[in-house]
Context: one part of a larger RNA
RNA sequence: AAGUAACGAUCAAGGGGGUGAGAAUCCCCCUCGCCGAAUGACUAAGGGUUCCUGCGCAACGAUCGUCGACGCAGGGUGAGUCGGACCUAAGGCGAGGCCGAAAGGCGUAGUCGAUGGACAACUGGUUAAUAUUCCAGUACCGGCGCGUAUGGCAAAUUGGGGUGACGGAGAAGGCUAGGCGAGCUUGGCGAUGGUUGUCCAAGUUCAAGCAUGUAGGCUGGAACUUCAGGUAAAUCCGGGUUCCUUAAGGCUGAGAUGUGAUGACGAACCGGCUGCGGUCGGUGAAGUCGUUGAUGCCAUGCUUCCAGGAAAAACCUCUUAGCGUUAAUUACGCGACGCCCGUACCCUAAACCGACACAGGUAGUCAGGUAGAGAAUACCAAGGCGCGU
Numbered sequence: 001a002a003g004u005a006a007c008g009a010u011c012a013a014g015g016g017g018g019u020g021a022g023a024a025u026c027c028c029c030c031u032c033g034c035c036g037a038a039u040g041a042c043u044a045a046g047g048g049u050u051c052c053u054g055c056g057c058a059a060c061g062a063u064c065g066u067c068g069a070c071g072c073a074g075g076g077u078g079a080g081u082c083g084g085a086c087c088u089a090a091g092g093c094g095a096g097g098c099c100g101a102a103a104g105g106c107g108u109a110g111u112c113g114a115u116g117g118a119c120a121a122c123u124g125g126u127u128a129a130u131a132u133u134c135c136a137g138u139a140c141c142g143g144c145g146c147g148u149a150u151g152g153c154a155a156a157u158u159g160g161g162g163u164g165a166c167g168g169a170g171a172a173g174g175c176u177a178g179g180c181g182a183g184c185u186u187g188g189c190g191a192u193g194g195u196u197g198u199c200c201a202a203g204u205u206c207a208a209g210c211a212u213g214u215a216g217g218c219u220g221g222a223a224c225u226u227c228a229g230g231u232a233a234a235u236c237c238g239g240g241u242u243c244c245u246u247a248a249g250g251c252u253g254a255g256a257u258g259u260g261a262u263g264a265c266g267a268a269c270c271g272g273c274u275g276c277g278g279u280c281g282g283u284g285a286a287g288u289c290g291u292u293g294a295u296g297c298c299a300u301g302c303u304u305c306c307a308g309g310a311a312a313a314a315c316c317u318c319u320u321a322g323c324g325u326u327a328a329u330u331a332c333g334c335g336a337c338g339c340c341c342g343u344a345c346c347c348u349a350a351a352c353c354g355a356c357a358c359a360g361g362u363a364g365u366c367a368g369g370u371a372g373a374g375a376a377u378a379c380c381a382a383g384g385c386g387c388g389u
Base pairs, nucleotide, nucleotide: 013031014030015029016028017027018026032386033385034384035383040366041365042364043363046346047345050344051075052074053073054072055071056070060068061067080140081139082342083341084340086117087116091112092111093110097106098105099104121138122137123136124135125134141338142337144335145334146333147332148331149330152323153322159318160317161316162315167305168304169303170302173298174297175296178292179291180290181289182288183204184203185202186201187200188199189197205264206263209259210258211257216252217251218250219249220244221243222242223241224240227238229237230236265287268283269282270281271280272279273278306309352361353360368380369379370378371377
């Protein structure tokens, strides 16, 4: 320079009460305003205690500060079923090997590697802070042991076959979540003219599992023995022959219904405590029908097109080596068991990436009402904020 520029979106504050040495800024209440395909809720990545409680205000906070993502202390993350751990993709590494003055490069077997495959738990309650993890109720899966029945089981660290198993576009159907209305239940009768009415307000909720096997979708079925195929074998797969037939059989399949539930939840009421905010205990109403309706499910379906659209494991089946009635398998029942790692909190953000409490950037899930073709737009709900002078 200068007490000048600036104090980081022009969405917005005002009043009352409280605490305190001190209050525009902290807490509570009332009114007002803003977002609402987000400025709400939940995850992945990333961060790494920032979470909750108590105490504190030097510094940090663009002002203030009694407040805080700040300082100090204490507390907090509970799993057979969620995720990891199993399987493989691109890609990485790579025994031997090949190549290369050296360092090293490439690469077989293999071994890692999810953004994919496989895979058993739901509802309610509870904490200041965790919950599909704790608790209550109701389930399911796996191997093990025992019992009963059965009386060929068996890829063993590795075999054969099947399945897993997949593209784009389009259309129609069946459902459900959700919404709306009526009915029903409980409460109300309005500080100002009206409001016992065709009035107002709130509520009307409930899963997995189990049983059933529907709307639909797919598929011909059975037998025979024959066969230089599937690296050996095979009753499996494939090829062949015969018979039956055009509607039966088989496979798959949302949802609904019943059960789960004589339960839970539930407005309101009663009682105790209270720091007057709440909190604990008890009683516990209605809980139906209609309509609309998804981008969700049936559906990896169907139709169609050419550019012809992962792999491996799990799973099923077949035999081989082998074992074989004191073995092994399968079914049912009962019993005990189920280790390890993650789990707090932020996550369109003041906690991640941007030197900052930075108008930038950041993958996915949920998707209410009125108007509307709509996830546009406008105004609202739940919920969250008024952008730290």

The part of an RNA shown here (large-subunit ribosomal RNA, domain III) has 389 nucleotides and comes from a Pseudomonadales bacterium.
It matches the Rfam family "Bacterial large subunit ribosomal RNA".
Lineage of the source: Bacteria > Pseudomonadati > Pseudomonadota > Gammaproteobacteria > Pseudomonadales.